[in-house]
RNA sequence: GCACCUAUGGCGCAGCCGGUUAGCGCACUUGCCUGUCACGCAAGGGGUCGCGGGUUCGAGUCCCGUUAGGUGCG
Numbered sequence: 001g002c003a004c005c006u007a008u009g010g011c012g013c014a015g016c017c018g019g020u021u022a023g024c025g026c027a028c029u030u031g032c033c034u035g036u037c038a039c040g041c042a043a044g045g046g047g048u049c050g051c052g053g054g055u056u057c058g059a060g061u062c063c064c065g066u067u068a069g070g071u072g073c074g
Stems, first nucleotide, its partner, number of pairs: 001073007010026004019057001028044005050066005
């Protein structure tokens, strides 16, 4: 330099052929439970999907550019 893969709450991930409100587990907060902690139960907060554009009635998903990480080739 070229090609491919990955990027989604604090962490790990799902999200199909573009379509209702972006979900799951852990963590966090509050309450219940308990002599206390933990466990368990209930409720709650937190994301504009790496970034910038484009296509579309509609984009996490498709297209272009770009950033970071990884793999391969030279």